[in-house]
């Protein structure tokens, strides 16, 4: 770099350095910014995608057993997964405003699992 899946109106900021633009792109707005924005670094925090733990009620799936039937099926037990609840050491991510808003498009961002 490529294609796929999920999420993007919740939440969470201080310090140091730097010094002029910044909010992804275009148009139009609006906002932040020399009372120092944006960015970088440090620390802190938020969240729960990956991760870990619990449970087995309900629904679906699979295996087995029993019962019944022409057939559909019913019950029990076990398993994996998903939806549920919790944790936050670790891998990411995030910490103005809904991805700031509206429109546009081979949109973008983040995570996961791939080739």
């Nucleotide at each position: 770099a490529c294609a796929c899946c999920a999420u993007c109106c919740a939440g969470a900021g201080c310090g140091a350095c730097u010094g002029a633009g910044a909010g992804a792109u275009c148009u139009g707005g609006c906002u932040c910014g020399a009372c120092g924005a944006c960015g970088u670094c440090g620390c802190a925090g938020c969240a729960a995608c990956c991760u870990c733990c619990c449970g087995a009620g309900c629904a679906g799936c699979c295996a087995c057993g029993c019962c019944a039937u022409c057939a559909c099926g019913g019950c029990g037990c076990g398993g994996a997964c998903c939806g549920g609840g919790g944790a936050a050491c670790g891998g990411u991510g995030c910490u103005a405003a809904c991805g700031c808003c509206a429109g546009a498009g081979a949109c973008g961002a983040u995570g996961g699992a791939g080739a």

RNAcentral holds the sequence, with entries from Rfam. SAM riboswitch aptamer (S box leader) from Nesterenkonia xinjiangensis, 115 nucleotides, folded computationally. Of the family's consensus pairs, 97% are formed in the model. Model confidence (mean pLDDT): 78 of 100. Lineage of the source: Bacteria > Actinomycetota > Actinomycetes > Micrococcales > Nesterenkonia.